[in-house]
Background:
Predicted 3D model of a 549-nucleotide part of an RNA (small-subunit ribosomal RNA, 5' domain) from an uncultured bacterium. Rfam family: Bacterial small subunit ribosomal RNA. The prediction has a mean pLDDT of 85.
Context: one part of a larger RNA
RNA sequence: GGAUGAACGCUGGCAGUGUGCCUAAAACAUGCAAGUCGGACGGUCCUAGGGUUAGAGGCUAUAGGCUAGCCAAGAGGUUAGUUUACAGUCUCUAACCUUAGGAUAGUGGCGAACGGGUGAGUAACGCGUGAGUAACCUACCCCCAAGACGGGGAUAACAUUCCGAAAGGGAUGCUAAUACCCGAUGUGGUCAUAUAGCCGGAUGGUUAUAUGACUAAAGGGAAGCGAAAGCGACCGCUUGGGGAUGGGCUUGCGUCCCAUCAGCUAGUUGGUAGGGUAAAGGCCUACCAAGGCUAUGACGGGUAGCUGGCCUGAGAGGGUGGUCAGCCACACUGGGACUGAGACACGGCCCAGACUCCUACGGGAGGCAGCAGUUGGGAAUCUUCCGCAAUGGGCGAAAGCCUGACGGAGCGACACUGCGUGAGGGAAGAAGGCCUUCGGGUUGUAAACCUCUGUCGAGAGGGGAAGACCUCAGACGGUACCCUCAGAGGAAGCCCCGGCUAACUACGUGCCAGCAGCCGCGGUAAGACGUAGGGGGCGAGCGUUAUCC
Numbered sequence: 001g002g003a004u005g006a007a008c009g010c011u012g013g014c015a016g017u018g019u020g021c022c023u024a025a026a027a028c029a030u031g032c033a034a035g036u037c038g039g040a041c042g043g044u045c046c047u048a049g050g051g052u053u054a055g056a057g058g059c060u061a062u063a064g065g066c067u068a069g070c071c072a073a074g075a076g077g078u079u080a081g082u083u084u085a086c087a088g089u090c091u092c093u094a095a096c097c098u099u100a101g102g103a104u105a106g107u108g109g110c111g112a113a114c115g116g117g118u119g120a121g122u123a124a125c126g127c128g129u130g131a132g133u134a135a136c137c138u139a140c141c142c143c144c145a146a147g148a149c150g151g152g153g154a155u156a157a158c159a160u161u162c163c164g165a166a167a168g169g170g171a172u173g174c175u176a177a178u179a180c181c182c183g184a185u186g187u188g189g190u191c192a193u194a195u196a197g198c199c200g201g202a203u204g205g206u207u208a209u210a211u212g213a214c215u216a217a218a219g220g221g222a223a224g225c226g227a228a229a230g231c232g233a234c235c236g237c238u239u240g241g242g243g244a245u246g247g248g249c250u251u252g253c254g255u256c257c258c259a260u261c262a263g264c265u266a267g268u269u270g271g272u273a274g275g276g277u278a279a280a281g282g283c284c285u286a287c288c289a290a291g292g293c294u295a296u297g298a299c300g301g302g303u304a305g306c307u308g309g310c311c312u313g314a315g316a317g318g319g320u321g322g323u324c325a326g327c328c329a330c331a332c333u334g335g336g337a338c339u340g341a342g343a344c345a346c347g348g349c350c351c352a353g354a355c356u357c358c359u360a361c362g363g364g365a366g367g368c369a370g371c372a373g374u375u376g377g378g379a380a381u382c383u384u385c386c387g388c389a390a391u392g393g394g395c396g397a398a399a400g401c402c403u404g405a406c407g408g409a410g411c412g413a414c415a416c417u418g419c420g421u422g423a424g425g426g427a428a429g430a431a432g433g434c435c436u437u438c439g440g441g442u443u444g445u446a447a448a449c450c451u452c453u454g455u456c457g458a459g460a461g462g463g464g465a466a467g468a469c470c471u472c473a474g475a476c477g478g479u480a481c482c483c484u485c486a487g488a489g490g491a492a493g494c495c496c497c498g499g500c501u502a503a504c505u506a507c508g509u510g511c512c513a514g515c516a517g518c519c520g521c522g523g524u525a526a527g528a529c530g531u532a533g534g535g536g537g538c539g540a541g542c543g544u545u546a547u548c549c
Base pairs, nucleotide, nucleotide: 001549002548003547004546006545007544008543009542010541013419014418015417016416017415018414019412020411021377026375027374028373030372031371032370035110036109037108040107041106043104044103045102046101047100048099049098050097051096052095053094054093055092056091057090058089059088060087062085063084064083065082066081067080068079069078070077071076117330118329119328126255127254128253129252130251131250132249133248136247137246141243142242143241144240145239146238147237149183150182151181152180158173159172160171161170162169163168188215189214190213191212192211193210194209195208196207197206198205199204219235220234224231225230256302257301258300263293264292265291268290269289270288271287272286273285274284275283305327306326307325308324309320310319311318312317332353333352334351335350336349355366356365357364358363383409385408386407387406391405392403393402394401395400422452423451424450425449432443433442434441435440456490459485460484461483462482463481467476493538494537495536496535497534498519499518500517504533505532506531507530508529514521515520
């Protein structure tokens, strides 16, 4: 001099872009962070419509009864009221069936192994780079080939009931499926045997044919067609081959300090057989042999996630690994498996432990190294914000739902960048301050004053985005930006001035008080302490401290 995830002191106008627990991988209140599909399934509920049955009521018509009046006095006729039966119609209610729409606890499917966080552990094939896998796997996606036939038994939900404070659990009965099971078929696949061919660096791989054994499946369906049954584009299902993507394993080389760590090792090193795995292998087991590593640093100890990068440097190199990206590891601590294409699984399960909470004392619940936020620790590090509009992800046929990923806003001069705090004129030079040889010098065109301008900010008025694509849809945001108005108004500090090192005098102090990066200043004229005037440097910053080159 450069640099920083910085902190501290003084100071502080605006904007953009970044960035922000380096310490306690300490403990966590609260909310949210992973769901979705009713076009897989049976229920349940709601709304609207239709049908059947039953009931209630109204109206109309017919028939009958009763009462009363009138005509008639023989039957009867007629009017009013009331009642019964049947029919029709309307309204309402209930049950059941059905259609359409909506909701969804449960079964089922997919996802939850991604995305997000952290760096504790790890000196290791962990990472980086280059190879190998003839020793392997890969859901969803793409291409190709072939197929989907017949049957069965359950179970949740639900109902009834029981236990429990709760968390939750038991019993009995019923029911569905793209849930589960059995059989068939076998293009194929796997295994075994046989024959033939081709290929490889080796173990060996691969192809064809034949025989035998084993081995699959699931349906849904709005549009459309149809009187209906049904068919059905479409979405799914099964087997196999190939691809793509993602991974597993092996391996050459590289990867910090200590020799005041010199010897280490019993599944240890190798073999045989077996088990296990998707897969080679002491990965595991039994037996056999006695090996294996090491001054080219084994073993032990310390420290540490690794890299692309970043800082510095002319480079070589040195330092570093925060943000972003790739890989790894971890998810209260330790261990374990289950499910699954994939986990030994952050917001899954089981066991043990520590801690916290609830309890009826019998027993239960929890895991912020997700986003905010709290306490603690610390020199120190932010909002319990808005939105799914964009990008991306999960589910879904879709509409859509979910998404603290993400997009944004907020806070902090933490960093970088840009802008402003006015511009021009203005005296042989006001006042005041300071110095003075008392003449003057300096502050100083600085101010006042005159003429202007309107950036930035604040205010008022008007307009107002892009980001959004085939339709819809903008959190940001009435934001950015544009126009108009008024007005120099609202906006400068910090460090230094003995030498290094740019910038000097006066007063105070008197080895005191103090300064200091080094040399060193201060004991009565201190350019080094303190203050003032003046000056130098940088400037919304300036110094200090820490660390690296």